RNAcentral holds the full RNA, with entries from MGnify. Large-subunit ribosomal RNA, domain VI from a soil metagenome, 270 nucleotides, folded computationally. The prediction has a mean pLDDT of 86.
[in-house]
Context: one part of a larger RNA
RNA sequence: CGUGGGAACAUUGAGGGAAGUCAUCUUCAGUACGAGAGGACCGAGAUGGCUGGACCGCUGGUGAGCCAGUUGGCCUGCCCAGGCCACCGCUGGAUAGCUACGUCCAGAAAGGAGAAGCGCUGACAGCAUCUAAGCGCGAAGCCGCCCCCAAGAUGAGUGUUCCCAUCACUGUUCGACAGUGAUGAAGAUCCCAGGGAGACCACCUGGUAGCUAGACCGCGGGUGCACGCCUGGUAACAGGUGCAGCCAAGCGGCCCUAAUGAUCUAACGG
Numbered sequence: 001c002g003u004g005g006g007a008a009c010a011u012u013g014a015g016g017g018a019a020g021u022c023a024u025c026u027u028c029a030g031u032a033c034g035a036g037a038g039g040a041c042c043g044a045g046a047u048g049g050c051u052g053g054a055c056c057g058c059u060g061g062u063g064a065g066c067c068a069g070u071u072g073g074c075c076u077g078c079c080c081a082g083g084c085c086a087c088c089g090c091u092g093g094a095u096a097g098c099u100a101c102g103u104c105c106a107g108a109a110a111g112g113a114g115a116a117g118c119g120c121u122g123a124c125a126g127c128a129u130c131u132a133a134g135c136g137c138g139a140a141g142c143c144g145c146c147c148c149c150a151a152g153a154u155g156a157g158u159g160u161u162c163c164c165a166u167c168a169c170u171g172u173u174c175g176a177c178a179g180u181g182a183u184g185a186a187g188a189u190c191c192c193a194g195g196g197a198g199a200c201c202a203c204c205u206g207g208u209a210g211c212u213a214g215a216c217c218g219c220g221g222g223u224g225c226a227c228g229c230c231u232g233g234u235a236a237c238a239g240g241u242g243c244a245g246c247c248a249a250g251c252g253g254c255c256c257u258a259a260u261g262a263u264c265u266a267a268c269g270g
Base pairs, nucleotide, nucleotide: 001152005163006162007161008160009159010158011157015149016148017147021049022048023047024046025045026044027043033038050107051106052105053104054103055102059100060099061098062097066093067092068091069090070089071086072085073084074083075082076081111143112142117137118136119135120134166182167181168180169179170178171177187264188263189262190261191207192206193205194204195203212258213257214256216253217252218251219250221247222246223245228241229240230239231238232237
C1' cells in the first nucleotide's frame, strides 16, 4: 500500500516445512524344518542406541554486586571491628535465570495409489498364457495420517463483536444541496514504567478509574550461628544471649517513588 467504510478478537486451510532410523531381549517355540548339529517365518510384547523438540519438579553445572572461612599486605591513630589489593587473592557452599550429564515427549498404527514381483479369470491362437478387456495382492519408497507455519491464497476467505454527530464559513438552480475547516467515534500510535519478549524492530503487560518497575513489609530460599556484652580459660579459644546476623534475580502485600504528556483517524456511504 492492497484486501470496495473504519476497527478488535477468534478462526478455515490453498500451499509450504519438519519428521522418516537401527538393534537387542521375551513369547510363539526348542515348535515348523532337519538323520543330527542346528533352528525359523508370521504374530504379540518389552528394552536400548541414535536423532529431534520441550522443560528445570529431580540429579548436577554455572551463578564476577549472595553468605561464610582464611593467607600476605595497605588503610581507618592503636585494640576490637571493618574497607581495599593480591587471577573473583584462595577455599567451602549457593537463590533466580541459563543449562545437560537430568526429565518428559516424538520418530507409532490404521488408510489410498502403486515399482519389481506373485497371482485370478481369459482370448487373439478350441490348447497354453498374470494381459490384450477385466480383477486381486504387493516396498524403509509415493499421496495422505501425526506435528509446525500459513488468506499478499491479489483466488486477499469465514465467524463474533464494536463505531459512524454536530458546529462554523463560502457557494447555492434554496433541497435532509455542494465545498472548505473545526471538534474528534470504535480503535490505534508516539511517549513513559517494564517483561520468563528481544540484536534493532517486533511481541506482551501496565500507564493513577493503576500493582508496570523500584523502595518498604511479609514469606520462600542461601549461608551457617553476626556485632556487642556476659561466663570459663594464662592463652589460643570455647559456651550463652541466638536455628543468630547478613542476603541477588524468587512468591505475595502495599500507591511511598516513577508511569508526565502528545498525536492520528470517520460521516449512512462505503